A computed fold for a 73-nucleotide RNA from a Planctomycetota bacterium, annotated as transfer RNA.
[in-house]
Order: sequence, then C1' cells, then structure tokens
RNA sequence: UGGCGCGUAGCUCAGCGGUGAGAGCGGGAGCCUUAUAAGCUCCAGGCCGAGGGUUCGACCCCCUCCGCGCCGA
Repeated sequence: UGGCGCGUAGCUCAGCGGUGAGAGCGGGAGCCUUAUAAGCUCCAGGCCGAGGGUUCGACCCCCUCCGCGCCGA
C1' cells in the first nucleotide's frame, strides 16, 4: 500500500429492508434444599465501531474513516 473478512449486552455469537434488537454463558432476585451445587421462574444490562448517503422505512444496501484478523506486494 492493495484485496478479503469481521466490528451487535461484561464474554461467545445470532439477527431473509418492515410491529417491540435476541440467545447461551456471566451478573442480581426469588422458588426448591438442612445447606451448597444442580434445576425452575423473573429482572437488569445495547442507542448495533464513527460519520454521511439511498429509501416511506436501515443492525441489514452504498461511500468515507477507525480498529482487529488473514492473504499478497
């Protein structure tokens, strides 16, 4: 410097352009238990990397930038 991929909850990741952004693990509360673990129920936690654009409507499409990884020079 070029190409490709990725960036969404504390972590690992889902999420065919259309009501309200989700799961598992983790955290908190309760139930159960003599107690712990396991199990069951509930709760909190995000403005989807940043900024623009397209669209009636964008996590999703386009552009630029930032960060990470891989490949090439």
Background: Model confidence (mean pLDDT): 82 of 100. Rfam family: tRNA. By type it is a transfer RNA. The RNAcentral record of the sequence draws on ENA.